[in-house]
Molecule: Bacterial RNase P class A
Organism: Pseudomonadota bacterium
């Protein structure tokens, strides 16, 4: 100096005017609006959108529901060990595959010998399977050569043998060499792989040695399926109160009627609760208002344990709560990119030039993008700034 992995931070500041919205405190017994519960108007404080507020995909905290413990089914999720959270499909390290010189990244990562299905075409063959060009080849026959006259060599055709070489295919029944065979072929052997049981290390998935052995056992399960663990429902439009009005409403059907019938998947066993339960259809009141609704599984430094995610301790912070929907308008400057033009300032240079600062100008350029009950995650969107760490090239010293 280029070029890459990784994590992180900010994402316009500052003033002036004019404006909104809560909250907290003082006033108030005045005034407004309301039928009424209940809201406004008045002085000061001091606060007012995110890193994703987005998607509604996970997991809970919190509210209600007469279900509640145990256990089978079904029905949905996970899905290599091993921590770590309140949990989790998240995280965080490890182990295995796989890509990349490397920093690092990726995985829907249990099981194919329970079983069923699925792999088009092409190829002989794609599950216990196979002969398309191919080797061999007794035995016979022709042909030509050479003979030591016993054969040999080529060459046809055929009983037979191979699946070693070539082809089809995304994949072909271990793989590589060496022997051995009329040709071959785990037929034998070394080595690798694959199984088996043993031993070491590891908390474990798993790695490593060494023996031993069948040298036959296709892929795929983001196909169905088996195996393992995990699971009540409905959701702030939950729900609670206050005012206020109204019809504790009608009409069909179906079960059933206390030895019975229901109680948010079905079953049985234990325990509990209700008194009918299920379904259609017509019909009336409620459109107000205040709660939930903001101290939280908050957050910041530090110090400690741990490889780390994160725990723990300790001393500080307090940061919207609207309810049709509040945080804006303008006006200056600066910032930041982008272009131009200059430059007595660096550094390269083949002295044309070139990057880098600086300065002036210019510009309708400044990214995705807005709470609505809260949190921890996950995927997605982003002009543009910047810090740190590691890797790989190249040059100088």
């Nucleotide at each position: 100096c280029c070029a890459g992995a990784c994590g992180g931070u900010c994402g316009g500041a500052u003033g002036g005017c004019c404006g909104c919205u809560g909250c907290c405190g003082c006033a108030u017994u005045g005034c407004c609006c309301g039928a009424a519960a209940g809201g406004g108007c008045g002085c000061g404080g001091g606060a007012g959108a995110g890193g994703a507020a987005a998607g509604u995909c996970c997991g809970g905290g919190c509210u209600c529901c007469a279900c509640g413990g145990a256990a089978a089914c079904a029905c949905g999720g996970u899905g290599g060990c091993g921590g770590g959270u309140a949990a989790c499909g998240c995280c965080c390290g490890c182990c295995g595959g796989g890509g990349g010189c490397g920093a690092c990244c990726c995985c829907a990562g249990g099981g194919a010998a329970a079983g069923u299905g699925c792999a088009g075409c092409a190829g002989a063959g794609a599950g216990c399977a196979g002969a398309c060009c191919g080797c061999c080849g007794a035995u016979g026959g022709g042909a030509a050569a050479c003979u030591u006259c016993g054969g040999u060599u080529u060459u046809c055709a055929c009983a037979g043998g191979c699946a070693a070489g070539g082809g089809u295919g995304a994949a072909a029944g271990g793989g590589u060499g060496c022997g051995g065979u009329a040709a071959g072929a785990g037929c034998g052997c070394a080595c690798c792989g694959c199984g088996c049981g043993g031993c070491u290390g590891g908390u474990a998935a798993c790695a490593g040695c060494a023996g031993u052995g069948g040298c036959a056992u296709u892929g795929u399960a983001a196909a169905c399926c088996c195996c393992a663990c995990c699971g009540g429902g409905a959701g702030c439009a939950a729900g609670a109160c206050c005012a206020a009005a109204u019809a504790g409403g009608g009409a069909c059907g179906a079960c059933a009627u206390a030895u019975g019938g229901c109680c948010g998947g079905u079953u049985u066993c234990c325990g509990g609760g209700c008194c009918g339960c299920c379904g259609u259809c017509c019909g009336g009141g409620u459109a107000g208002g205040u709660c939930g609704c903001a101290c939280g599984a908050g957050u910041g430094c530090u110090g400690u344990g741990g490889c780390a995610a994160c725990g723990c301790a300790g001393c500080g912070c307090c940061u919207a709560g609207a309810u049709g929907a509040a945080u804006g308008g303008u006006c200056a400057u600066c910032g930041c990119c982008a272009g131009u033009u200059c430059u007595u300032c660096c550094g390269c240079u083949u002295c044309g030039g070139u990057g880098g600062g600086g300065a002036a100008c210019u510009g309708a350029g400044c990214a995705c993008a807005g709470a609505a009950c809260c949190c921890g995650g996950c995927u997605u969107a982003c002009a543009g700034a910047c810090c740190g760490u590691c890797u790989g090239g190249u040059c100088c010293c």